About this RNA:
This is a predicted structure of a 74-nucleotide RNA (Fluoride riboswitch aptamer (crcB RNA motif)) from a Chloroflexota bacterium.
RNA sequence: CCACCAUCAGGCGAUGGAGUUCGCCUGCGCCACAUUCGGCGGAAUUGCUUUGUGCUGAUGACUCCUACCGUGAA
Numbered sequence: 001c002c003a004c005c006a007u008c009a010g011g012c013g014a015u016g017g018a019g020u021u022c023g024c025c026u027g028c029g030c031c032a033c034a035u036u037c038g039g040c041g042g043a044a045u046u047g048c049u050u051u052g053u054g055c056u057g058a059u060g061a062c063u064c065c066u067a068c069c070g071u072g073a074a
Stems, first nucleotide, its partner, number of pairs: 008027006016065006028041004047055002
């Protein structure tokens, strides 16, 4: 210096929030700054379709809350 593995950290998993857990990406670049802090990017990601004013779903999975939709009752 490079690669891999483990731990840890951050982020992502077709519309919101939280807990638990699984998978994936990254641990890099640039700018600003006395320091703390901050800004802009990269990766994971961005459903199906007859492309029609079409279809399913607020979960990766489980549970709860919120919003929306359907049915019934008061």